[in-house]
Context: one part of a larger RNA
Molecule: small-subunit ribosomal RNA, 5' domain
Organism: Ceratostomella crypta
RNA sequence: UAUGCUUGUCUCAAAGAUUAAGCCAUGCAUGUCUAAGUAUAAGCAAUUAUACCGCGAAACUGCGAAUGGCUCAUUAAAUCAGUUAUCGUUUAUUUGAUAGUACCUUACUACUUGGAUAACCGUGGUAAUUCUAGAGCUAAUACAUGCUAAAAAUCCCGACUUCGGAAGGGAUGUAUUUAUUAGAUUAAAAACCAAUGCCCUCUGGGCUCACUGGUGAUUCAUGAUAACUUCUCGAAUCGCAUGGCCUUGCGCCGGCGAUGGUUCAUUCAAAUUUCUGCCCUAUCAACUUUCGACGGCUGGGUCUUGGCCAGCCGUGGUGACAACGGGUAACGGAGGGUUAGGGCUCGACCCCGGAGAAGGAGCCUGAGAAACGGCUACUACAUCCAAGGAAGGCAGCAGGCGCGCAAAUUACCCAAUCCUGAUUCAGGGAGGUAGUGACGAUACAUACUGAUACAGGGCUCUUUUGGGUCUUGUAAUUGGAAUGAGUACAAUUUAAAUCCCUUAACGAGGAACAAUUGGAGGGCAAGUCUGGUGCCAGCAGCCGCGGUAAUUCCAGCUCCAAUAGCGUAUAUU
Repeated sequence: UAUGCUUGUCUCAAAGAUUAAGCCAUGCAUGUCUAAGUAUAAGCAAUUAUACCGCGAAACUGCGAAUGGCUCAUUAAAUCAGUUAUCGUUUAUUUGAUAGUACCUUACUACUUGGAUAACCGUGGUAAUUCUAGAGCUAAUACAUGCUAAAAAUCCCGACUUCGGAAGGGAUGUAUUUAUUAGAUUAAAAACCAAUGCCCUCUGGGCUCACUGGUGAUUCAUGAUAACUUCUCGAAUCGCAUGGCCUUGCGCCGGCGAUGGUUCAUUCAAAUUUCUGCCCUAUCAACUUUCGACGGCUGGGUCUUGGCCAGCCGUGGUGACAACGGGUAACGGAGGGUUAGGGCUCGACCCCGGAGAAGGAGCCUGAGAAACGGCUACUACAUCCAAGGAAGGCAGCAGGCGCGCAAAUUACCCAAUCCUGAUUCAGGGAGGUAGUGACGAUACAUACUGAUACAGGGCUCUUUUGGGUCUUGUAAUUGGAAUGAGUACAAUUUAAAUCCCUUAACGAGGAACAAUUGGAGGGCAAGUCUGGUGCCAGCAGCCGCGGUAAUUCCAGCUCCAAUAGCGUAUAUU
């Protein structure tokens, strides 16, 4: 694990893994809205509101759908475990920081620009689908387009020039790509020569000042220069409050917080990666390399490293310390069982990691997928059809068929735990709750007691025929209490119930409310009792029993063992 017989209560509780990662009817399992993106519903509700303002179906928009759940087919240095690395990368979200530079030019939108489209209305097509066509409207935080304000400094060009200088012009946000450059560092003092630059009390004198983060380590962080770019971002957004200033102008200034946004960090992660470690097998001894095998150079590709790929070049790399190949009724680990110790064995299964969604392959969207409750082909299955076409993927939860020794309800609920969303509100077969359930584990009922009668046993009195006392039993005699199994008002429990725990009222005398399963020769606890059978029927793990007195078969009685359980088969220690 399965199965046989039996089964009263209480509390937990596994459960279509093994065989077929076989096939699936039906239903459900992923959706989502706040004061705060978009409302003219011919929707509701009404009234402080003469554009709207409350609630709000639908639809656009945003986000999620890559989590969760299921299964273990593949897979043997692969996965995985411990341990490293990213100075070799990406990261929606969270949290903290963070942007005055846009125009190229003088007859201009910056108090706000443009054109669509859905829902809606109406006309339709098809046998048919979550199919859609044509006409008519109308929104945006959808899709587009597109302005703005400082001061200074620096770098180029430079008309002129008494060579001392210079009017004037241009460029300089951030991001992208390329190149160049800075990113320093052990000392101290003095003199001389020459050149150049600066300052000053200009025949001369002086030179005094200067900044550089981090790592074990970088071409790091960061800065600068020259260009580059189908020029990224730098708010034409929403809610609630409405105030202040006078120069009374369709003036100027202004709070809280929502959404968005570039870069940096952070968080959640991810992806690669270092070292070591795995079962059986030599009836597998050589393997790899033209189609990359091992290394180098250059490029491509990638988020990045890398023969990952292309070109060129070299000839390497592994192996008796078992390579390569084969098998595995092999997902790995944490863990479980057993064991004096060493070991042996299990681990599909609730936690972590991996892989997969009928089989292969390819791809879109996106921060994230090579996604399957997404798409596209092919293969195998298979559904509807009016025969033209159309739709499909339960190894999600239930449920069905099949397979088998082998496994539950087409139930209720989001109340708890959490997750997702625009979100306190919605959704969630995640999850919880019941139902089935002797997988397995826990605690326990099936009786307690007195008298009487009889039979004993100790002790004692002895008038041994017996009487007391303390008990040990056997009784179709009798008498007491006690209680839950069950039935059930009620409350409690609970999302609502059930069960349990509480609890009124009923509820025990043997014919019940009745304990079983295996055994009784040995191993191995317990009969040399009775009847039947007669090497037959049968038992018996093994040894053996049975041929007319069976301690072993079939029965009755009695007894033994474990006991709400016990037997059998199989695997394993």